A computed fold for a 66-nucleotide RNA from uncultured Anaerococcus sp., annotated as transfer RNA.
The sequence is in RNAcentral, with records from MGnify.
The prediction has a mean pLDDT of 83.
It matches the Rfam family "tRNA". From the family's description: Transfer RNA (tRNA) molecules are approximately 80 nucleotides in length.
RNAcentral records the identical sequence in 2 taxa.

RNA sequence: AAUGUAGCCAAGCCGGUAAGGCACCAGAUUCUGACUCUGGAGAUCACAGGUUCGAAUCCUGUCAUU
Numbered sequence: 001a002a003u004g005u006a007g008c009c010a011a012g013c014c015g016g017u018a019a020g021g022c023a024c025c026a027g028a029u030u031c032u033g034a035c036u037c038u039g040g041a042g043a044u045c046a047c048a049g050g051u052u053c054g055a056a057u058c059c060u061g062u063c064a065u066u
Stems, first nucleotide, its partner, number of pairs: 001066004007022003016053001024040005046062005
């Protein structure tokens, strides 16, 4: 100095309530499995505090990694 967001990867970082892919679960398909298709669940965003009607996003400190 940069980075930290779901089991993994990763968007969002001009403040308005968190996309997507893989994986996982159920179903369809198949002799079975894989592939494919349909549906579903899961992250209060490294931790603590502050500002604000409202914070992943701004400010301060701490921790971890490079």